Formats: sequence, C1' cells, structure tokens
RNA sequence: AUAAAAGAUAGAGGUGCAAUUUUAAAGAGUAAACCAUGGAGGUGGAACUAUGAAGUGGUUGAAAGGUAAAAUUGCCGAAGUGUAUAGUCCUCCAAAGGCUAUAUGCUGGGGUUGGACAUAAUAUGUCCAAAACUGUCACAGAUAUUUUGUUGAAUAUUUGUGGAGGGCUAUCGGCAAA
Repeated sequence: AUAAAAGAUAGAGGUGCAAUUUUAAAGAGUAAACCAUGGAGGUGGAACUAUGAAGUGGUUGAAAGGUAAAAUUGCCGAAGUGUAUAGUCCUCCAAAGGCUAUAUGCUGGGGUUGGACAUAAUAUGUCCAAAACUGUCACAGAUAUUUUGUUGAAUAUUUGUGGAGGGCUAUCGGCAAA
C1' cells in the first nucleotide's frame, strides 16, 4: 500500500407491483317475485313439477365476480403464473370455475400485434409466439471533458452483442496477515 466470499442496512428501474375504501359504467330490463295464458316437461344424472313444467305476454325489478378513476396503505420476487396433490365453495353426485395450503418450474419491467382459453362482453385477465422500447451488469468499440509530454486512468454520452432479480448500486463488515 492492498483483497475476496458469507452477512447486515439503505436504495434504483416506471404507463412499476399488490391490497383496502368511495364513486361510475357495464352486468340488465338479465335472474327472481306476482298475474294471465299454456298443458308436460327438465338436468350430464338426480332433485323439481297436475299444490301446474317448458314456452308466451304483462307488472315490479336485483346482485356477485371482473373493469375504470381518485384517495390511502404496504412495497421493488414487489408480484404474477404453469403443472401436480390435498382441502373447501356453488341444493346433491359429476364437469367447469373460484379460494386456501404444499411441492416444483417460469417471468428484470411496462406496453403493441397475432393465436388459444376464461368471461355477459369485441371490456378485461392468463398462456404461447413475434418485433420493438426501457432499466441493470459484462465484453468489444466511438466521441467529448479532466489529468498527463505521451501511453494510460477517471467521468459523461453513444453503438453492437450477450446474461438474469439468489441480480444491480451505495455503505458497513470481513481487515490485518502474507
């Protein structure tokens, strides 16, 4: 003069993520109830139904999940999602779907386009694919500034390629030995 790894704290990306409340649109003139008509249906299978099914007409007439805006709160694997298993919800058994838990995989982030699925929905969400954008690190260049006689070094901008969040930046720590 000078390390590294583990660990701790604090931060950055930006149409950033999630939750709660309020309002609004849509759901929908739908479901449901009542009256009239009607006369045996109805579900995948039961239930239900002459104490009147389906259908038709009239009157009254919702809600949930999902969406948008605003506010508040917590945050930066924030969070989301695929698969499998178990439990649970919807009259029952199924199917589909929702919620919770476990295991495991993927995604740095937000949009656009196309396809598939869900849904009342062309809204929206999820998955897959494509081409761009953006942040970060690594490598290879270019330009400018500072230092310097020069090489070189530092900072900023920019070009190309590539990687992934167990990442990146800063501080502490390791840390005084060889």